[in-house]
Context: one part of a larger RNA
C1' cells in the first nucleotide's frame, strides 16, 4: 500500500421490512439440462454471471470426427507451373446403382494467322507437382466481441510539498447530492477517464405543410359510408421552434452549496423511458460467427451420397404454459387500440364446406389495398358448488395444409374419449406506477412447424413503504492483523 475480520462509524440498493386473492416448489403439458440408454443420441455453455442459453425456427437439407453403408483422392472451392491430345469439356443418350459415383456411346463450339492443307492461343479437360481442405486440438499462446461486479462512483495523472524509502498529500475534514454533485475549510494547485449534459423517444403549446389522413361549417348524393365538390378549423402525420433553469416567493442553512414548503405551469427540482458501462476483477465465455500463432491430419480428422440420429426414457433439476373454477365457464348480441408485415408476397367481396380449408379473383410495392376478428369490457340467457356445462392430458376414427417426401419425426380441423388436478412441505423468486397483475395484437426466423419461446405493441389497472434492528450486496472513513 492492499486484502481480510462472526471490529467500529456513516451511507445506499425491491437488500430487508410493508404489500400484491402475484408467482415457483404439488398436477398435466412445453422446453432446456443432468443422468441413463444407444450403432449414434454432434459440439459448446456450468454458483450468482450454464440450464425457452449459442439455436431469429433439427422431417430431407440444415448437420458438424454423430452413426451405418456406398463412393472419391489436385479433390466441393482458390492460385500457379509443366506436359499431353486434339477435339475434349458442356450437352444428349445407354448400362449399373438407394444416390453419389463408375463404365460406355453420340455430338461438336470460340479468338488470331492462313498458301484453306494447316498452325497457334485462351477457356475447358486429362496427367504430374506446388498446394487446397479440416465445425480437428489448444479461449491457459491470441485479436475481436461479450458477460459480471455496476450506471456502483469511483480510477488516475502533471507540477509541487512531506517522507532515507516503499509511499503520502491532492481524493482527507465539515455540510450537501442520485453522483469525487456542489460549497466551505485546507500543502496543495490544476488536469484527465468516469458522473451530469450533448443524442433518441414520450408528455404541453406555437408555427409551416395538407395527401393516401381529417370533416367543424357550406353544398351534392346514397339503403349506408368523407362517397363527391370543397375546406385546413379539429384529429393526425412530420419538419422547425418554444418550454423547466431551483428561474420566482417564504423558511432553514455558515453572507455558502443545498434542503423544505408554495405560486404559476402540460410538466418541478435528473419530468418518464432508452442508448451510453471509467481504471480494473473473474488465466470468466467464445479457436463452432469471424480472424489468427503453434500442434495434428493429407487415399483422410478432407470431399460427395443414401438412410438413420440430434426428437431415444425407470429418473432428477431449471425456465415456462394451462388449470384446479362462480371476481368463474358457456352461448348470443355489441364497443374501443397501438405497433408491425406484404410481390416467388398480402390477398377482399362472393360461392362451397360443421370446420381446418377449397374455389375465386378485385385491390395493393401500400397513411390509399390487404393481413384484421382486437381480447379482456358491456348487455341478456344458462350453469349453482359438483371432479361439475371446471379442467383439458391421453387415445380412437374421419379429414385439411405445406412439402420430392410427414413411418421414425410436422401443424391444423371435426366427432368421440375425457386423465391428473379442489390452491401446493421445507424452501424460494419478481415487482415501488401507467409499475405489479391481467387481456389480447404484431414481427423476426420460416416451404411448413414443435412459439406455451423471444422481441416489440397497445387495453384494463392496483396495494404498500412505520422505517434501517436484522439477511444479502456495495461505497467512504477508521481500527486490528503472526496474511501478500
Nucleotide at each position: 500500500u492492499g486484502a481480510c475480520g462472526g471490529g467500529g462509524g456513516c451511507u445506499c440498493a425491491c437488500a430487508c421490512a410493508a404489500g400484491c386473492g402475484g408467482g415457483u416448489g404439488g398436477a398435466g403439458g412445453a422446453u432446456g439440462u443432468g443422468g441413463c440408454u444407444u450403432a449414434a443420441u454432434u459440439c459448446g455453455a456450468g454458483g450468482c454471471a450454464a440450464c425457452g442459453c449459442g439455436a431469429a425456427g433439427a422431417a430431407c437439407c440444415u448437420u458438424a470426427u454423430c452413426c451405418u453403408a456406398g463412393a472419391u483422392u489436385u479433390g466441393a472451392c482458390a492460385u500457379g507451373u509443366a506436359u499431353g491430345g486434339a477435339u475434349u469439356a458442356a450437352c444428349u443418350c445407354u448400362a449399373u446403382g438407394a444416390a453419389a459415383g463408375u463404365a460406355g456411346a453420340g455430338c461438336c463450339a470460340c479468338g488470331c494467322c492462313u498458301u484453306c492443307g494447316g498452325g497457334u492461343g485462351g477457356a475447358a479437360c486429362a496427367u504430374a507437382c506446388a498446394c487446397a481442405g479440416g465445425u480437428g486440438c489448444u479461449g491457459c499462446a491470441u485479436g475481436g466481441c461479450u458477460g459480471u461486479c455496476g450506471u456502483c462512483a469511483g480510477c488516475u495523472c502533471g507540477u509541487g510539498u512531506c517522507g532515507u524509502g516503499a509511499g503520502a498529500c491532492g481524493u482527507c475534514g465539515c455540510g450537501u447530492u442520485a453522483a469525487g454533485u456542489c460549497g466551505c475549510u485546507u500543502a496543495a494547485c490544476g488536469a484527465g477517464c468516469g458522473c451530469a449534459a450533448c443524442c433518441c423517444u414520450u408528455g404541453u403549446c406555437u408555427u409551416c405543410a395538407g395527401u393516401u389522413g381529417c370533416c367543424a361549417g357550406c353544398a351534392c348524393g346514397u339503403a349506408a359510408u368523407g362517397g363527391u365538390g370543397g375546406g385546413g378549423a379539429c384529429u393526425c402525420u412530420g419538419g422547425a421552434g418554444a418550454g423547466a433553469c431551483u428561474g420566482c416567493c417564504g423558511g432553514u442553512g455558515u453572507c455558502a452549496a443545498a434542503c423544505c414548503g408554495g405560486a404559476g405551469g402540460a410538466a418541478g427540482g435528473u419530468g418518464g423511458g432508452g442508448a451510453c458501462g471509467a481504471c480494473g476483477u473473474c488465466a470468466a465465455g467464445u479457436c463452432a460467427u469471424c480472424a489468427u500463432g503453434g500442434c495434428c491430419u493429407u487415399u483422410a480428422u478432407g470431399u460427395c451420397u443414401a438412410g438413420g440420429g440430434c426428437u431415444g426414457c425407470a429418473c432428477a433439476c431449471g425456465u415456462c404454459c394451462u388449470a384446479c373454477a362462480a371476481u368463474g365457464c358457456g352461448g348470443c348480441g355489441u364497443a374501443c387500440a397501438a405497433a408491425c408485415g406484404g410481390a416467388a408476397g398480402c390477398g377482399a367481396a362472393c360461392c362451397c364446406g360443421c370446420g381446418a380449408g377449397g374455389g375465386g379473383a378485385a385491390g395493393c410495392a401500400a397513411a390509399u389495398c390487404u393481413g384484421a376478428a382486437a381480447a379482456a369490457g358491456c348487455g341478456c340467457c344458462g350453469c349453482u358448488c359438483a371432479g361439475u356445462u371446471c379442467g383439458g392430458a391421453u387415445u380412437g376414427c374421419a379429414g385439411g395444409c405445406u412439402g420430392c417426401a410427414a413411418c421414425u419425426c410436422g401443424c391444423c380441423u371435426g366427432c368421440a374419449u375425457g386423465a391428473a388436478g379442489c390452491u401446493g412441505g421445507a424452501a424460494u423468486c419478481g415487482c415501488u406506477a401507467g409499475u405489479a397483475a391481467u387481456c389480447g395484437u404484431a414481427g423476426g426466423u420460416c416451404a411448413g412447424c414443435u412459439a406455451u419461446a423471444c422481441u416489440a405493441c397497445g387495453g384494463u389497472g392496483a396495494a404498500u413503504a412505520u422505517g434501517u434492528u436484522c439477511c444479502u450486496g456495495a461505497g467512504c472513513c477508521u481500527u486490528g492483523u503472526a496474511c501478500a
RNAcentral holds the full RNA, with entries from ENA and SILVA. This is a predicted structure of a 484-nucleotide part of an RNA (small-subunit ribosomal RNA, 3' major domain) from an uncultured bacterium. Model confidence (mean pLDDT): 80 of 100.